Predicted 3D model of a 77-nucleotide RNA (c-di-GMP-I-GGC riboswitch aptamer) from Candidatus Vecturithrix granuli. The RNAcentral record of the sequence draws on Rfam and Ribocentre. Its mean pLDDT, the model's own confidence on a scale to 100, is 85. Rfam family: c-di-GMP-I-GGC riboswitch aptamer. Its family is annotated with cyclic-di-GMP binding in the Gene Ontology.
RNA sequence: ACUGAAAAAGCUAAACCUGCUGUGAAGCAGGGACGGAAAGCUACGGGUCUUGAAGAAAGACGGCCGGGUUGCCUGUA
Numbered sequence: 001a002c003u004g005a006a007a008a009a010g011c012u013a014a015a016c017c018u019g020c021u022g023u024g025a026a027g028c029a030g031g032g033a034c035g036g037a038a039a040g041c042u043a044c045g046g047g048u049c050u051u052g053a054a055g056a057a058a059g060a061c062g063g064c065c066g067g068g069u070u071g072c073c074u075g076u077a
Base pairs, nucleotide, nucleotide: 001076002075004073011036012035016031017030018029019028020027021026034063040069041068042067044066045065046064047061048060049059050058051057
């Protein structure tokens, strides 16, 4: 620098259930594992969603894609 077939140390935790917060999308905590090699971080571009009469405006999602940025292990050079 490239790679993710197999494996290991570990990490994370969908649906669903419970509690709390929020008008809501959702968030946090506990239980639970469908998955993940960046499913770490970042709303910068697209996208989806919520509030709203609205195409105004304000929000949510990083486990939708791209970009930016940091990093573990394995293999190859």